[in-house]
Large-subunit ribosomal RNA, domain II from Gloeochaete wittrockiana, 854 nucleotides, folded computationally. Rfam family: Eukaryotic large subunit ribosomal RNA. The literature on the family includes a 2002 paper in BMC Bioinformatics by Cannone et al., "The comparative RNA web (CRW) site: an online database of comparative sequence and structure information for ribosomal, intron, and other RNAs". The RNAcentral record of the full RNA draws on ENA and SILVA. The organism belongs to Gloeochaete, within Eukaryota.
Context: one part of a larger RNA
RNA sequence: GGGGCCAUGCAGCGGCGCCCGGCAAGGACGCAUGACGAAAUGGUUCCAAUCGACCCGUCUUGAAACACGGACCAAGGAGUCUAACAUACAUGCGAGCGCUUGGGUGGCAAACCCGGGACGCGUAGUAAAAGCAAACGCAGGUGGGAUCCGCAAGGAGCACCAUCGACCGACCAUGAUCUUCUGAGAAAGGUUUGAGUAGGAGCAUGUCUGUUGGGACCCGAAAGAUGGUGAACUAUGCCUGGUUAGGGCGAAGUCAGAGGAAACUCUGAUGGAGGCUCGUAGCAAUACUAACGUGCAAAUUGUUUGUCGAAACUGGGUAUAGGGGCGAAAGACUAAUCGAACUAUCUAGUAGCUGGUUCCCUCCGAAGUUUCCCUCAGGAUAGCUGGCGCUUGUACAGUUUUGUCGGGUAAAGCGAAUGAUUAGAGGCCUCGGAGUUGAAACAACUUCGACCUAUUCUCAAACUUUAAAUAGGCAAGAAGCCCGAGCUGCUUAGUUGAGCUCGGGCGUGCAAUGGAAGCGUCUAGUGGGCCAUUUUUGGUAAGCAGAACUGGCGAUGCGGGAUGAACCGAACGCCCUGAUAAAGUGCCGAACUGCUCGCUCAUCAGACCCCACAAAAGGUGUUGGUUCAUUUAGACAGCAGGACGGUGGCCAUGGAAGUCGGAAUCCGCUAAGGAGUGUGUAACAACUCACCUGCCGAAUGAACUAGCCCUGAAAAUGGAUGGCGCUCAAGCGGGCGACUUAUACAGGGCCAUUGGGGCAAGUGCGUAUGCCCCAAUGAGUAGGAGGGCGCGGGGGUCGUGAGGCAGCCUGGGGCGCGAGCCCGGGUGAAACGGCCCCUGGUGCAGAUCUUGGU
Numbered sequence: 001g002g003g004g005c006c007a008u009g010c011a012g013c014g015g016c017g018c019c020c021g022g023c024a025a026g027g028a029c030g031c032a033u034g035a036c037g038a039a040a041u042g043g044u045u046c047c048a049a050u051c052g053a054c055c056c057g058u059c060u061u062g063a064a065a066c067a068c069g070g071a072c073c074a075a076g077g078a079g080u081c082u083a084a085c086a087u088a089c090a091u092g093c094g095a096g097c098g099c100u101u102g103g104g105u106g107g108c109a110a111a112c113c114c115g116g117g118a119c120g121c122g123u124a125g126u127a128a129a130a131g132c133a134a135a136c137g138c139a140g141g142u143g144g145g146a147u148c149c150g151c152a153a154g155g156a157g158c159a160c161c162a163u164c165g166a167c168c169g170a171c172c173a174u175g176a177u178c179u180u181c182u183g184a185g186a187a188a189g190g191u192u193u194g195a196g197u198a199g200g201a202g203c204a205u206g207u208c209u210g211u212u213g214g215g216a217c218c219c220g221a222a223a224g225a226u227g228g229u230g231a232a233c234u235a236u237g238c239c240u241g242g243u244u245a246g247g248g249c250g251a252a253g254u255c256a257g258a259g260g261a262a263a264c265u266c267u268g269a270u271g272g273a274g275g276c277u278c279g280u281a282g283c284a285a286u287a288c289u290a291a292c293g294u295g296c297a298a299a300u301u302g303u304u305u306g307u308c309g310a311a312a313c314u315g316g317g318u319a320u321a322g323g324g325g326c327g328a329a330a331g332a333c334u335a336a337u338c339g340a341a342c343u344a345u346c347u348a349g350u351a352g353c354u355g356g357u358u359c360c361c362u363c364c365g366a367a368g369u370u371u372c373c374c375u376c377a378g379g380a381u382a383g384c385u386g387g388c389g390c391u392u393g394u395a396c397a398g399u400u401u402u403g404u405c406g407g408g409u410a411a412a413g414c415g416a417a418u419g420a421u422u423a424g425a426g427g428c429c430u431c432g433g434a435g436u437u438g439a440a441a442c443a444a445c446u447u448c449g450a451c452c453u454a455u456u457c458u459c460a461a462a463c464u465u466u467a468a469a470u471a472g473g474c475a476a477g478a479a480g481c482c483c484g485a486g487c488u489g490c491u492u493a494g495u496u497g498a499g500c501u502c503g504g505g506c507g508u509g510c511a512a513u514g515g516a517a518g519c520g521u522c523u524a525g526u527g528g529g530c531c532a533u534u535u536u537u538g539g540u541a542a543g544c545a546g547a548a549c550u551g552g553c554g555a556u557g558c559g560g561g562a563u564g565a566a567c568c569g570a571a572c573g574c575c576c577u578g579a580u581a582a583a584g585u586g587c588c589g590a591a592c593u594g595c596u597c598g599c600u601c602a603u604c605a606g607a608c609c610c611c612a613c614a615a616a617a618g619g620u621g622u623u624g625g626u627u628c629a630u631u632u633a634g635a636c637a638g639c640a641g642g643a644c645g646g647u648g649g650c651c652a653u654g655g656a657a658g659u660c661g662g663a664a665u666c667c668g669c670u671a672a673g674g675a676g677u678g679u680g681u682a683a684c685a686a687c688u689c690a691c692c693u694g695c696c697g698a699a700u701g702a703a704c705u706a707g708c709c710c711u712g713a714a715a716a717u718g719g720a721u722g723g724c725g726c727u728c729a730a731g732c733g734g735g736c737g738a739c740u741u742a743u744a745c746a747g748g749g750c751c752a753u754u755g756g757g758g759c760a761a762g763u764g765c766g767u768a769u770g771c772c773c774c775a776a777u778g779a780g781u782a783g784g785a786g787g788g789c790g791c792g793g794g795g796g797u798c799g800u801g802a803g804g805c806a807g808c809c810u811g812g813g814g815c816g817c818g819a820g821c822c823c824g825g826g827u828g829a830a831a832c833g834g835c836c837c838c839u840g841g842u843g844c845a846g847a848u849c850u851u852g853g854u
Base pairs, nucleotide, nucleotide: 029766030765031764055070056069057068058067071854072853073852074851075850076849079357081214082213083212084211085210086209088207089206090205091204092203093202096121097120098119102114103113104112125132126131140164141163142162143161144160147156148155149154166197167196168194169193170192171190172189177184178183217356218355220353224346225345226344227343228342229341235320236319237318238317239316240315241314242313243312246278247277248276249274253270254269255268256267257266258265259264282307283306284305287303288302290301291300322338324334325333359788360787361786362785363784364783369382371380372379373378383526384525386522387521388520389519390518391517392516396514397513399512400511401476402475403474404473405472411466412464413463418460419459420458423455425453426452427451430450431449432448433447434446435445436444437443480506481505482504483503484502485501486500487499488498490497529553530552531551532550534548535547536546537545538544558569559568560567573750574749575748576747577746578745583740584739585738586724587723588722592737594736595735596734597733598732599731606726617711618710619709621708622707623706624705625704626703627702628701629700630699638695639694640693641692642691644668645667646666650662651661674689678687679686751778752777753776754775755774756773757772758771759770789843791840792839793838794837795836796835797834798833799832800831807827808826809825810824812823813822814821815820
C1' cells in the first nucleotide's frame, strides 16, 4: 500500500416496524325526518258466564288455623352520626408522608398561600432485660415463571411461588488467645427460635363494607339511686268543743209490816245500778250474692240486718312521713295509688325477651353441625355463603376400570377355642349318695349322680376358626425414564453404594369418561330443625325419644295422590307447536261404557304407594291345586235282603243275655255277620250300624292347601272407594292396543345473564360504557353483590311559565320487565323542570304504633 472478515460510530440510500400530525376512501347499527292508510287479530274499561283460587303480616320444623296483630283513611314513624381498627378501591406525594407555636392575603373568622422545627406513622430488628445489631456477593444457588433477544438451536429472566444456603438478634454448645483471676473473647458450629436482612413502600385524604365503644335500628319493663312534696282521704295519740227519742229488766241502798231470844229472815214498797235489754236519730254494713252495672255514684239505691250511754259518734286544733309512720293485726291505712306513697332527676336506665323495621329489577345463595362458655330462648369458634382480586391452562374429579393394601360387620360356626345349652348311648379308673351279699375289705353286685368317650338339640353386642357385599387408602409418569461425568467428612473390602451437581437422550402426554384449575383477601346469615327408604339404641307402644348413610321439606312453585310442608312424577324467564312422565280414560273430568283370559254376589261387597287399619280362628259359599284311598273283579249314594252258631264267653254285680264296669277278644258256618256302632230294657226282647248280597251303571271318598266371598267385626251430630253410581263391572287378578295432559322433554320466537368471537370508517344526530355474530344458562327464604326508580336541599348547566307554573281530578293516549315516567283534557292561579355533581331528618300496611278524621 492492497484484499478479505468482524465489531462500533457517523453520513447517504432502500426496505420493514413504531410514534405524532394531516388528507382521502370504504362497512354496520340506533334514532330523527317524508308520503299513504284503516280502526282490527291492538289498547283501556264495564257486564255476564266458565275454570283455578282458604287472609295478609309474624314467630315457627310446620299457620287458612280454634296461635297472636290487623274496622277504614290521611299525615308522622325505625341501621343514623362520631371515634378507633380491618379489607378493598381511588387520588396525591414518595424514603418519606401528614396543614396549623408562626407568617402572608383577607373583613374578627373560615377558605387560600409560605417556610422551618416539633410531633405521629414509616425507614431495623431481636431479647425479660443489660445489650447486641443485618450484602460480600457482583445483592446467592436450584425448579417453575411474564417478558425480551435470536432465522433456529438456544440464551437472559421481573413480580410471585417452592426449596437450599448466607447474614442480624435470642437460645444451646464450643473456648484459641488475653487477663487485674475476675472477666473479655477470635475462628468455627446447631435437626432450636424471631412479628428479622437479603437494592426499602410508606404516609395522608376520600368512599364502600365489616367490627367495637358511644341512647347506637325503633318502641317496651319488673327494678335501682339521689333530693323533695303530702295526715284536706285515711290510721292512731293528745287538746278543745258538740251530739245521742221512747220503753223493758230492776243491783246496792232506804222505808214499812210480819216473824224471831237473838243473829237475822220473810213480805210489800221505794230506789234507779248496768262496757244489761227492745228500739229512733246517728254510726255500721248481714242477706237478697236484689236494683244499678256507657250507673245517681270510679262503690250508689231499696228492703233486710248489727249497735245505739258507751272501748259511743263527731267538728276544729295538734303530733307521727316512705324501708318511714300508724295499725283492737286485715299486710289494713298513709289523698280513687300501698307486700313499701307521690314527685323531679340519674334516664333516651338495662332487656341474651316480644313486636315492628318503608322503592324496583338482575346475578349468586345458605344454616340449624364441630369445639368452648355460670352454655341450653344467647354468644364465640370452625363449617356452609357472597363479593373483590391474583396466578395459570389439563393441573382436576362425590365416576368407572386395573393393580395393591388394611379390616372382623352381615353371613356362617359350636361332632373348632371361650361362654351358654337339650337328649339319650357307652364306660375302665376316680369322687359322692342309697342299697343287696358279707364279720369286714379300694370285695362283688344293684342303683342315682358327678366325671370320661363318641354322638345329638339350640345360642352369643361386650364368642370365634372361616368370612363377604358396600365403603376406605395408595398408584396408573416429565417433579418421569435411560445414559455419561463429577462431588461428599455418609456408606463400602472396593469409585462399592446412597444422596447431590453438571451434561446428553427419550413426546403413543401414559387406563376410561367427564372437565377449566389453583391461590389470596374481606365477609353476611346460621348455630330451635323436621320428614322418608334402609341400618340402629331406649321404650309395651306412640304422629315417642336418640343416632348413621342418602335424598327431600325448611327456602319450592308445577302434574298426580278428592283434600295435604315431606309421598309418586318432575324443579320454574315470557310465549307457540309437538310428543310424554306419574296418574288416568262410565258421568262429574280432558281421554276407549276398548279388546282378551280368569275370579267374585256380600241383609256390612269391592275398588290402587305413603294412607287414613283389622287379627287369631272358622265356613259342605265358590274356584283351583297337592297327597292318599275306593272303583266295570261294579265302587260312592239311593232302595231292598241278610246281619248266624259255640254263647246268656270270663270276672264282677241285687241284676248285666253285644251295649253300667274290668280284663281278654277266640273258634265254627258262611257271600257277610264285632265276644259288638248306637237306640232301648229292671234284666231280656225289639230296632239299628259295621260287614255281605241284589237292583243300578261311572265315577267316588278323605286329609291338606290357597284365590275371591262370608263369619269373627260394638259408639256416641248425619256421611263418605272424592261424589254419583257400578255387578259377564265402572270390582279383583293377568295380557294387549289406543288415547288424555306438567312450568319436565324436543323444535321455534322473544327477554335477561354469563362466556366466546368480530368491527376503527363518519353520512343529519348518536354510540367503544358502542355495534354485530355464536353458544350455554334462567327456582329460591335468611343473606351478599350489581344496576336502576322516586323525594327534600345545595352547586353547575340548559330550559318551561299569566298565550297559565306547581298541585289535584281524569270514561283519553303512550313508554318501561319493574320502581316509575311522558302526553291529552279539566281544575287551578305562580312558580317549576331536564342533565352533571354534592348532600340527607329520603320511600310504610302492619309495631294492642302516634295524632286527627270517618